Predicted 3D model of a 534-nucleotide part of an RNA (small-subunit ribosomal RNA, 5' domain) from a metagenome. Its mean pLDDT, the model's own confidence on a scale to 100, is 81.
Context: one part of a larger RNA
RNA sequence: GAACGAACGCUGGCGGCGUGGCUAAGACAUGCAAGUCGAACGGACUAUCUAAUUGAGUAAUCAAGAAGAUAGUUAGUGGCGAAAGGGUUAGUAAUGGAUAGGUAACGUAUCUUUUGCUUCGGGAUAGCGUCAUCCCUUAGGGGAUUUCCGAAAGGGGCGGUAAUACCGGAUAAUAUCACUUUCCGAUGGGGAAGUGAUCAAAGAUUCAUUGGCAAAUGAGCGGCCUAUCUCCUAUCAGCUUGUUGGUGAGGUAAAGGCUCACCAAGGCUUUGACGGGUAGCGGGACUGAGAGGUUGACCCGCAACAUCGGGACUGAGACACUGCCCGGACCUCCACGGAGGGCUGCAGUAACGAGUAUUGCGCAAUGGGCGAAAGCCUGACGCAGCGACGCCGCGUGCGGGAUGAAGUCCCUCGGGAUGUAAACCGCUGUCAGGGGUAAGAAAGUUCACUUCGGUGGAUUGAUCGAACCCAGAGGAAGUCACGGCUAACUUCGUGCCAGCAGCCGCGGUAAGACGAAGGUGGCUAGCGUUGUUC
Numbered sequence: 001g002a003a004c005g006a007a008c009g010c011u012g013g014c015g016g017c018g019u020g021g022c023u024a025a026g027a028c029a030u031g032c033a034a035g036u037c038g039a040a041c042g043g044a045c046u047a048u049c050u051a052a053u054u055g056a057g058u059a060a061u062c063a064a065g066a067a068g069a070u071a072g073u074u075a076g077u078g079g080c081g082a083a084a085g086g087g088u089u090a091g092u093a094a095u096g097g098a099u100a101g102g103u104a105a106c107g108u109a110u111c112u113u114u115u116g117c118u119u120c121g122g123g124a125u126a127g128c129g130u131c132a133u134c135c136c137u138u139a140g141g142g143g144a145u146u147u148c149c150g151a152a153a154g155g156g157g158c159g160g161u162a163a164u165a166c167c168g169g170a171u172a173a174u175a176u177c178a179c180u181u182u183c184c185g186a187u188g189g190g191g192a193a194g195u196g197a198u199c200a201a202a203g204a205u206u207c208a209u210u211g212g213c214a215a216a217u218g219a220g221c222g223g224c225c226u227a228u229c230u231c232c233u234a235u236c237a238g239c240u241u242g243u244u245g246g247u248g249a250g251g252u253a254a255a256g257g258c259u260c261a262c263c264a265a266g267g268c269u270u271u272g273a274c275g276g277g278u279a280g281c282g283g284g285a286c287u288g289a290g291a292g293g294u295u296g297a298c299c300c301g302c303a304a305c306a307u308c309g310g311g312a313c314u315g316a317g318a319c320a321c322u323g324c325c326c327g328g329a330c331c332u333c334c335a336c337g338g339a340g341g342g343c344u345g346c347a348g349u350a351a352c353g354a355g356u357a358u359u360g361c362g363c364a365a366u367g368g369g370c371g372a373a374a375g376c377c378u379g380a381c382g383c384a385g386c387g388a389c390g391c392c393g394c395g396u397g398c399g400g401g402a403u404g405a406a407g408u409c410c411c412u413c414g415g416g417a418u419g420u421a422a423a424c425c426g427c428u429g430u431c432a433g434g435g436g437u438a439a440g441a442a443a444g445u446u447c448a449c450u451u452c453g454g455u456g457g458a459u460u461g462a463u464c465g466a467a468c469c470c471a472g473a474g475g476a477a478g479u480c481a482c483g484g485c486u487a488a489c490u491u492c493g494u495g496c497c498a499g500c501a502g503c504c505g506c507g508g509u510a511a512g513a514c515g516a517a518g519g520u521g522g523c524u525a526g527c528g529u530u531g532u533u534c
Base pairs, nucleotide, nucleotide: 001534002533003532004531006530007529008528009527010526013394014393015392016391017390018389019387020386021352027349028348030347031346032345035080036079037078040077041076043074044073045072046071047070048069049068053064054063055062056061087305088304089303096230097229098228099227100226101225102224103223106222107221108220111218113216114215115214116213117212118211119169120168121167122166128159129158130157131156132145133144134143135142136141148155149154172182173181185210186209187208188207189206231277232276233275238268239267240266243265244264245263246262247261248260249259250258280302281301282300283299284295285294286293287292307328308327309326310325311324330341331340332339333338358384360383361382362381366380367378368377369376370375397427398426399425400424407418408417409416410415431475433470434469435468440464441463444459445458446457447456448455449454478523479522480521481520482519483504484503485502489518490517491516492515493514499506500505
């Protein structure tokens, strides 16, 4: 001199873009952060329409209403997603990362392309009802309570129901053979034979859209393997028994001591094994003329972790942050028999600390999940709020104005400095303030038409938002230094005291070095100090 995720002191007008728990991977109240699909399924409920039928009435008419249709909602079964996105850096010195290769040793849901099939049956189960008595009405039903067990969480018996859930067969396909494996429909048109009463119900063959199964293929993603590189330490010199290799078997999607049986006795090491310490790695960042040194916040890629330890299940994919089981610590509820929990998601709390923000708005945009779609969800994300934490930009006015006013300071008492500075005169109107609003961020959605290219109408903004109008110099300057290094000096106070200090060093009665004042110098919405790196 440069830099910073900084902190501290004094001061502080505005805006844009960034950035903000580096310490306790210590503990967490509360809310939200992963759902969606009724065009897979049976129910339930609500509204409207129609209506067999019933009741009242002389009638008109009124009331109730099984079954059905349409629209909507949905607890449950089922499908897809929940393995992404988001966080953190504890562990890890190599089961990691970077670069370059290999896989003739492998996998792949969704997506692309191609081909074929999409058939016939069956048994359950959730939901639901019930596991009691009484009362009213009686066709349904309604009400009350002490309602199978349990305080609760939850659980059990019986009855009975559906499917794109589950099981079996057929067809066809893959494959050298064998074994094994394998399907399912939905929505919208259309409407035949037969039944039936004409309405109506039901709805074969078939068409369109979408799904399902099988095989192949591509893309993307992933698993595994190899080589090279990847911090300090010898006050760590020997380490190793599944250890090193082979045969065989098991296991895996897949090679392999990955595991096991047997056999051999190997394997690594001063080119640093083994041990100890420290540490996520890279793209990058800072600095430097470079070589290099330091570093890994924010953003991107990879890895690892999810209270601590272990385990598997499901699934295309996990040994799974807001899934399951077991154990430990801790916390909460409890009727003491038991039960529940996990912010290293976004906010937020106390604690720790020199130190780090709102329990905000919105799905309008981008992206993701589900859905045919409308749409729903999304603390991802887009925005706003707070902090001079950083960088950048702007302003705090401009021109004139000497009798060099007053005040203050110095003085040789003559004067000098502050100083064109102020007052005063004439202007301007950035920013802030008050009013005001278009385009745009909107290539989206939906409706109609269509020559299928598109055209037209309607509609969607959390937030941001110029121009333009009003007023009037009004609301906006500090901080550090002034002995030398180092730009900038005098007076007073103090008297080796009080104090200063980066180094040299100042202070013991004339201190340009302490404290104050005036003046001056530097930088400027900042200035200075401390810490760390080059």